Transfer RNA from an Erysipelotrichaceae bacterium, 74 nucleotides, folded computationally.
Its Rfam family is "tRNA". Rfam links the family to the GO term triplet codon-amino acid adaptor activity. Rfam classes the family as a transfer RNA.
Lineage of the source: Bacteria > Bacillati > Bacillota > Erysipelotrichia > Erysipelotrichaceae.
RNA sequence: CGGGACGUAGCGAAGCUUGGUAUCGCGUCUGCUUCGGGAGCAGAAGACCGUGAGUUCAAAUCUCACCGUUCCGA
Repeated sequence: CGGGACGUAGCGAAGCUUGGUAUCGCGUCUGCUUCGGGAGCAGAAGACCGUGAGUUCAAAUCUCACCGUUCCGA
């Protein structure tokens, strides 16, 4: 320098192909249960999706640029 993949709750992932309320597990908080803890059960909070712009009635999703991580090539 060229090309590919990835970036989404505290952590790990799904959702992108086919645009339309962002989902799951672990964790956290509350309640029940227990002498207490743990386990179990019920409920709740937490990300507007790496940054910016464009297209669209509507963008995590499509387009462009940039940033970061990683891989391959030179």